[in-house]
RNA sequence: GGAGUCGGCCGGGCGGUCGCUGCCCGUCUCGAGACGGGGAGAGGAAAGUCCGGGCUCCACAGGGCAGGGUGCCAGGUAACGCCUGGGGGGCGCGAGCCCACGGAAAGUGCAACAGAGAGCAGACCGCCGAUGGCCCGGCCACGCGCCGGGAUCAGGCAAGGGUGAAACGGUGCGGUAAGAGCGCACCGCGCGGCCGGUAACGGUUCGCGGCACGGCAAACCCCACCCGGAGCAAGGCCAAAUAGGGAUCCCAUGGCGUGGCCCGCGCCGGAUCCGGGUAGGCCGCUGGAGCGGCGGAGCGAUCCGCCGCCUAGAGGAAUGACCGCCCUCGACAGAACCCGGCUUACAGGCCGACUCCCUCA
Numbered sequence: 001g002g003a004g005u006c007g008g009c010c011g012g013g014c015g016g017u018c019g020c021u022g023c024c025c026g027u028c029u030c031g032a033g034a035c036g037g038g039g040a041g042a043g044g045a046a047a048g049u050c051c052g053g054g055c056u057c058c059a060c061a062g063g064g065c066a067g068g069g070u071g072c073c074a075g076g077u078a079a080c081g082c083c084u085g086g087g088g089g090g091c092g093c094g095a096g097c098c099c100a101c102g103g104a105a106a107g108u109g110c111a112a113c114a115g116a117g118a119g120c121a122g123a124c125c126g127c128c129g130a131u132g133g134c135c136c137g138g139c140c141a142c143g144c145g146c147c148g149g150g151a152u153c154a155g156g157c158a159a160g161g162g163u164g165a166a167a168c169g170g171u172g173c174g175g176u177a178a179g180a181g182c183g184c185a186c187c188g189c190g191c192g193g194c195c196g197g198u199a200a201c202g203g204u205u206c207g208c209g210g211c212a213c214g215g216c217a218a219a220c221c222c223c224a225c226c227c228g229g230a231g232c233a234a235g236g237c238c239a240a241a242u243a244g245g246g247a248u249c250c251c252a253u254g255g256c257g258u259g260g261c262c263c264g265c266g267c268c269g270g271a272u273c274c275g276g277g278u279a280g281g282c283c284g285c286u287g288g289a290g291c292g293g294c295g296g297a298g299c300g301a302u303c304c305g306c307c308g309c310c311u312a313g314a315g316g317a318a319u320g321a322c323c324g325c326c327c328u329c330g331a332c333a334g335a336a337c338c339c340g341g342c343u344u345a346c347a348g349g350c351c352g353a354c355u356c357c358c359u360c361a
Base pairs, nucleotide, nucleotide: 001357002356003355004354005353006352007351008350009349010348012326013325014324015323016322017321018320020041021040023038024037025036026035027034028033043332047343048342050341051340052339053338054337055231056230057229058228062263063262064261065260067227068226069225070224071223072086073085074084075083076082087101088099089098090097091096102222103221107220108219109216110215124161125160126157127156128155131154132153133152134150135149136148137147138146139145169187170186171185172184173183174182188211189209190208191207192206193205194203195202196201235283236282237281238280245274246273247272248271249270250269254268255267256266257265258264290309291308292307293306294305295304296303297302
């Protein structure tokens, strides 16, 4: 100097004028309300509605089955499918990044085509042909005896080649007619012991075994753990209006509620349709598993202590308009009960740590 990786932050600012919403104070006002002053007023994702909760109601609510969720270990947390650290696997020269990471010896199933054969498999090209058969030659004691050679049939092989995404462990040596864990050594695999680690796991470790027939469970399945439901349009209060309307059915051996089903429990009425009235106001609605600073414990997530702070509550939806200056020339984008996460989108800029390459001293 270049290229990267991880973490954090900003994301228009300042001033003026008018305007908007809520809170506090004051004045006027019977009240509705009006005026003046003071402070505050969209996000890191407010988004997606994917998880987990708080809160409200069913309701003072149990057990089982089905169903759903998660899936290495240990911690964090109110909790989680999240976060942190570790183990294993994969990618990268590396800093780092990713993982839907229990089980294939419980069972079922799937893998087109090609290929002999795709999981107790298999012979297309090939290799052998010792033994029996065929042919030729020689010998002879003339007994389908003996020796040598040839091509193969029977038969043997799955080591070499081919097909395929993948071929029934790998490399080497021996052995064999040629071969093959057939045998051996090492690697791999399985079982058991020992050591380390809380554990997942690990080991220049030891012993036994030629060794179960590979892959896929984000296929069905098996195993472990977890799970009431509905949701602020939840749910309360007040006021007003109407028709305390009508019809059909079930009716205690019944009906309804409890997400589905069963048992249990509770209630005494319930279901469907037609018709009528209301959609107003208030609460819920913002002080929180809250934020910031300092110190301590911890590898870390986080936790503890002390001090300080209060930071939107609209209700068809509050931040707009104008002017001047600066500048990173402004991206993604607006709360609707509230939090903890994850995921997605993001112009430009700043800071820190680490890795690799080149060059110079």